[in-house]
Molecule: small-subunit ribosomal RNA
Organism: uncultured bacterium
RNA sequence: AGUUUGCUUCUGGCUCAGGAUGAACGCUAGCGGCAGGCUUAACACAUGCAAGUCGAGGGGCAGCGGGGAGGUAGCUUGCUUUCUCCGCCGGCGACCGGCGCACGGGUGAGUAACACGUAUGCAACCUGCCCCUGUCAGGGGGACAACCCGCCGAAAGGCGGGCUAAACCCGCGUACAUGCCACCGGGGCAUCCCGGAGGCAGGAAAGGCUUCGGCCGGACAGGGAUGGGCAUGCGGCGCAUUAGGCAGUAGGCGGGGUAACGGCCCACCUAACCGACGAUGCGUAGGGGUUCUGAGAGGAAGGUCCCCCACACUGGUACUGAGACACGGACCAGACUCCUACGGGAGGCAGCAGUGAGGAAUAUUGGUCAAUGGUCGGGAGACUGAACCAGCCAAGCCGCGUGAGGGAGGAAGGUACAGAGUAUCGUAAACCUCUUUUGUCAGGGAACAAAGGCGGGGACGUGUCCCCGGAUGAGUGUACCUGAAGAAAAAGCAUCGGCUAACUCCGUGCCAGCAGCCGCGGUAAUACGGAGGAUGCGAGCGUUAUCCGGAUUUAUUGGGUUUAAAGGGUGCGUAGGCGGGGAGCCAAGUCAGCGGUAAAAUCGUGGGGCUCAACCCCAUCCCGCCGUUGAAACUGGUUUUCUUGAGUGGAUGAGAAGUAUGCGGAAUGCGUGGUGUAGCGGUGAAAUGCAUAGAUAUCACGCAGAACUCCGAUUGCGAAGGCAGCAUACCGGCAUCCAACUGACGCUGAAGCACGAAGGCGUGGGUAUCAAACAAAGUUAGAUACCCUGGUAGUCCACGCAGUAAACGACCAUAAUGGUUGUCCGGGGCGAGUGAGCUCUGGGUGAUACAGCGAAAGCGUUAAGCAUUUCAUCUGGAGAGUAGGCGGGCAUCGGUGAAAAUCAAAGGAACUGACCGGGGCCCGCACUAGCGGCGGUACAUGUGCUUUAAUUUGACAAGAUGUGUGGAACGUUAUCCCGGAUCUAAGGUAACAGGAAUAAUUGAGAAAUCAGUUAGUUCUUCGGAACUUGCUGCAAGGUGAUGCAUGGUUGUAGUCAGUUAGUGCGGGGAGGAGUGGAAGUAAGCGCCAUAAGGAGCGCACCUCUCGCGGGCAGUUGGUAACAGAUAAAAUGGAGGAGUCUGCACAGAUUUCCGGCGCAAACCGCGAGCAAGGAGGGGAAGACAUCAAAUCAGCGCGAGCUCUAUGUCUGGGCAGACACAGGUGUUCCAAUGGGUGGUACAGCGGGAAGCCAGGCGGGGACGCCGAGCGGAACCCGAAAUCCACUAUCAGUUAGGAUCGGAGUCUACAACCCCACUCCGUGAAGCUGGAUUCGCUAGUAAUCGAACAUCAGCCACGGCGCGGGGAAUACGUUCCCGGGCCUUGCACACGCCGCCCGUCAAG
Repeated sequence: AGUUUGCUUCUGGCUCAGGAUGAACGCUAGCGGCAGGCUUAACACAUGCAAGUCGAGGGGCAGCGGGGAGGUAGCUUGCUUUCUCCGCCGGCGACCGGCGCACGGGUGAGUAACACGUAUGCAACCUGCCCCUGUCAGGGGGACAACCCGCCGAAAGGCGGGCUAAACCCGCGUACAUGCCACCGGGGCAUCCCGGAGGCAGGAAAGGCUUCGGCCGGACAGGGAUGGGCAUGCGGCGCAUUAGGCAGUAGGCGGGGUAACGGCCCACCUAACCGACGAUGCGUAGGGGUUCUGAGAGGAAGGUCCCCCACACUGGUACUGAGACACGGACCAGACUCCUACGGGAGGCAGCAGUGAGGAAUAUUGGUCAAUGGUCGGGAGACUGAACCAGCCAAGCCGCGUGAGGGAGGAAGGUACAGAGUAUCGUAAACCUCUUUUGUCAGGGAACAAAGGCGGGGACGUGUCCCCGGAUGAGUGUACCUGAAGAAAAAGCAUCGGCUAACUCCGUGCCAGCAGCCGCGGUAAUACGGAGGAUGCGAGCGUUAUCCGGAUUUAUUGGGUUUAAAGGGUGCGUAGGCGGGGAGCCAAGUCAGCGGUAAAAUCGUGGGGCUCAACCCCAUCCCGCCGUUGAAACUGGUUUUCUUGAGUGGAUGAGAAGUAUGCGGAAUGCGUGGUGUAGCGGUGAAAUGCAUAGAUAUCACGCAGAACUCCGAUUGCGAAGGCAGCAUACCGGCAUCCAACUGACGCUGAAGCACGAAGGCGUGGGUAUCAAACAAAGUUAGAUACCCUGGUAGUCCACGCAGUAAACGACCAUAAUGGUUGUCCGGGGCGAGUGAGCUCUGGGUGAUACAGCGAAAGCGUUAAGCAUUUCAUCUGGAGAGUAGGCGGGCAUCGGUGAAAAUCAAAGGAACUGACCGGGGCCCGCACUAGCGGCGGUACAUGUGCUUUAAUUUGACAAGAUGUGUGGAACGUUAUCCCGGAUCUAAGGUAACAGGAAUAAUUGAGAAAUCAGUUAGUUCUUCGGAACUUGCUGCAAGGUGAUGCAUGGUUGUAGUCAGUUAGUGCGGGGAGGAGUGGAAGUAAGCGCCAUAAGGAGCGCACCUCUCGCGGGCAGUUGGUAACAGAUAAAAUGGAGGAGUCUGCACAGAUUUCCGGCGCAAACCGCGAGCAAGGAGGGGAAGACAUCAAAUCAGCGCGAGCUCUAUGUCUGGGCAGACACAGGUGUUCCAAUGGGUGGUACAGCGGGAAGCCAGGCGGGGACGCCGAGCGGAACCCGAAAUCCACUAUCAGUUAGGAUCGGAGUCUACAACCCCACUCCGUGAAGCUGGAUUCGCUAGUAAUCGAACAUCAGCCACGGCGCGGGGAAUACGUUCCCGGGCCUUGCACACGCCGCCCGUCAAG
């Protein structure tokens, strides 16, 4: 930094960026320097080498060389060859002997230990070779190898006999060491130590060489040095789910053993010893210097180098030796491998190389002793896989290079994209001017080498030092230097969603895949794969693994525990930790000086050397431990003292503190008796139950057990659990006052002990009520529950056990620290009426709030503030308080208490929404009160389902279903059968060519279409134009898919009253307030108050229409008065009022009065007015919601199609029909039907039209025909009213269905129109659960007009008028909505979330 959430903040885990590695893997690779290289199988090993040396210790002579003697052969008669003999010489295999082999080299199995580190001690020890000192080396004896002979065996090897030397072995003499006895002197840390002299006992030796100068050795003793041995303090792993361990165990005495101490071993005696400061056990592990990381403190590691330890196939044992219990020695046992003649033998790479195996993985069977070092030797020298070098490996660190400067027509070309262009490769290239590291070639060419030794010389102390000379190099002709040619031979890897630097295209389509975490991918993927581009690092780059860091996420530095994980249920108290004031002393802690140690290397610092660096060298520094000398503030120890902490005493006081005993009344149940009669009881409603054998109710008496009404309270007491009638006894604690006594006696508290609600267990009582289990009744889909009736354990008592609770203030104790106010218990003062009140002061218990704290909520002298001390406890969620183990319990159970596998969260507090069968306030035909319907019938219409070749399609709760469609017979039409056709195409545009256009017509055909014929020759400025055919170019076309890519439009809540931002304010923040509250309103509408003041979008206003009025204008409107004519009528004259039509105005603003109210407002059968409190109705619809609807009205992105999914055409389908639900129409009749008569509208429409009137027809309609493109003509009511008729029936109601006959429209009426007439006359007698509309000119009812339209399936839609109701107490309930508030584990928001069971996988 990322990641929990809608958002915030906190807690908290997970993850990333850094560094490191003996690494491995992938891709890639030019050079050099320095370092490194089996982490796994302490698995098994072929082969070679890794420890020998000394002839100046010895006997010898196998082999080699020389010499001597003898023989043989050849001859150049002193040479060569060959054989035998002689150890005479150089030397030397094997042998005896000396020294070495205990070093060097390897590995880390074992080991939790005096193994290691550090510091001490040994008065308890050893020490070859080396150094120093002293003394000595006299005289004897003996054997065994080799060798010879013989034998056994396959071999390895062995046995027997015989000869022999020594520096081999053994005695004797002498010497000091040593032991014993007794003496003297000195010292010390206990046992004791040192020195001196005396007596007794007692173990030595080796020679060799020589230049004769000497040299190397031998023995004893003492000292030194070096190396070891032993002992001790302190330090460094895990587990207590390992708590007790131990029998040579612990100690003693005496022995043995050892170099030496010691139960190291043994006999005897004692019963100890170790352990919560972690014994014992189990697991793991070599330890340290150091290495990595980290600011440090820490954490992790222990490869290379150095020190120590341990081991050498596994286990054991000793021998030799100064030193071993011995890597390349021995013996025994075991496993394994090999040889074998089957009898028996051999071996030990964790030395250097190397092999196999294991594994992700780790090198050459190299060179040299030149240097350094080691062993032996007098020396030369020998040996040395120690060592020095080389080889292989990017496996690490460091350095260098792959060129540098210039060069824009930003070339060509490639690639990509946003594509006539741009970007990029790219100053890159070309080209010009330079350079030459590294590499290549050629030439030169080191240091490491100096000493011993050798030769010569010198000095002196005669075996040391110095000088001169020449010899010796594995690496190596290497490093390095010089020269030549020539940009020549040298760049990749990873990443690009965020963290995290770097973005686009294509492909893919929850596939393939990616991924460290969050996460990406379901057709527009910066996250997969490729490409282009970009970024980072660079001879490397990524990945994986591991460690530290980040992680203050184990917190000493440096965390927490009210609610996030976390205070033990409570007390007493052991160990432990911590502790008041004064004084003196001590000096353990502490601090300081000095000394020792802290190996080297490493790290740091300062210098120096390799061209630099890495690397190497020099100097210096170092926490710690030990010793010593001081200081004395603090802690500690000790002595003394003090009173304030603590305790004691005296006085007073309150209290449901506890235990025991006794007593009391009410209630309940039961018993007996009386009164009394049919029910009681119980519930939402019931039933089970009780009751005529007398219940319930009521009265009287009696019995039993349990609990204690009122008082009673944020009251009181108690450590907590808890404690409540009254009285008595015993007993604990507390508070206040006094200040007599003690004198720090204190605080806390693991382990331990005790107490510990309810429920439970055991034994014995008791049992009135209540009541798990159980029974019955009910509820329910079920109901092992909630409700009811019963009812047993239990509830009560005594004695034991158990030991847990949300045992909570979810809060351990102590000290000090600002207020206000209530209350309980004390004390002092004032006051006063036997005592109210005021005030001061202690203790308890509450409220509020400052500072401060806290993530916030909140806490706040009763702290969650500031401090101190102690105990307990936490470290992501879940698994899990589970498993197994241990210990407790009679049992139920309780205590302690994991891991695997799994997730990226789980969680706290707060904010905003949504939600609740939460609350408050309010509204709406929401309910109620009414009226009429739906749901029943038949039909119409749309939908589903089914069917079909096709029944094209969209729309699905409200908000799909008489909806798109405001007109499906063809067409429309998108579908199907197919059938038939067509192809740059139905149409557009441009060029070219031809032809006028056009009309008529023939054949095939169902038509489209195909194939023909005839007529016709336009305009013109002569360029051409219109139209048309052909051809070509460009663009097609698609009612095909995606409304989840979109625009536009629409629905919805809802005409509900809401929704916002700027400034200022308060909050750490999300957010809040504003917009909350009171009362009012239809309204976030206005008013009052207010850290808010003002404002936007909505509300309202504005707009249209209807209702009144006057003004103006009046024809096609209008006729009241005048007066004609007519059968009558504004029909003609005259008139121009009213109505009416149209235009612009006016009018309503709570205006006035009264009441109520702070105001806003409200009320009035008050006024006035045509209209009164929004006058009625429209249009107008905030922020947002539903991925709502529509790609099929239209536009549009990106897919798909292109002789078809385009286009034309004939016919069919969309009208099917078991069924289901939706919307309607007509009904079931008498408030009605039929017949006859009769009256009155408005909105509107009219030319392929409306059609007066006349004629014909029974009618639909037909024929004739006036008027009117319309305030003029035409279309025009019905219910109503009056009269008659039938009289309650499936009817003179109802009209479906069917038959027949017709009319109209249209190319066409069969599928499939409407209407008319005649006949037929179905269901249905008012509709279950449920459900819809409507508050006034409304519902219900009645007709008429219009759009679409040839006609019409219209009973639909839309406006219009006629006549015209009922009801609303009211807001409990249902539904929906608004505001405030509460809760919340929801936020995809309750159609949420989530638990359990079962099934499948």